[in-house]
Transfer RNA from Patescibacteria group bacterium UBA6532, 72 nucleotides, folded computationally. Taxonomically the source falls in Bacteria candidate phyla (Bacteria). It matches the Rfam family "tRNA". Rfam links the family to the GO term triplet codon-amino acid adaptor activity.
RNA sequence: GCCCUCGUAGUUCAAUGGAUAGAACACUGGUCUUCUAAACCUGAAAUCGAGGUUCGACUCCUCGCGAGGGCA
Repeated sequence: GCCCUCGUAGUUCAAUGGAUAGAACACUGGUCUUCUAAACCUGAAAUCGAGGUUCGACUCCUCGCGAGGGCA
């Protein structure tokens, strides 16, 4: 330099182009307990950026940024 794959809560992952973007773990508050842990209840938390297509985009297209891999 060329090509391929990927980018979503703190972390690991979901989400036929159409619901209020969902779950687990972690975290906040509470119940229980002498205290802690466990259990139960509860709350907060995310689509890498900019354009485009579309009635409608996490999803499709373009460019950029970042991560991984292949070739040279």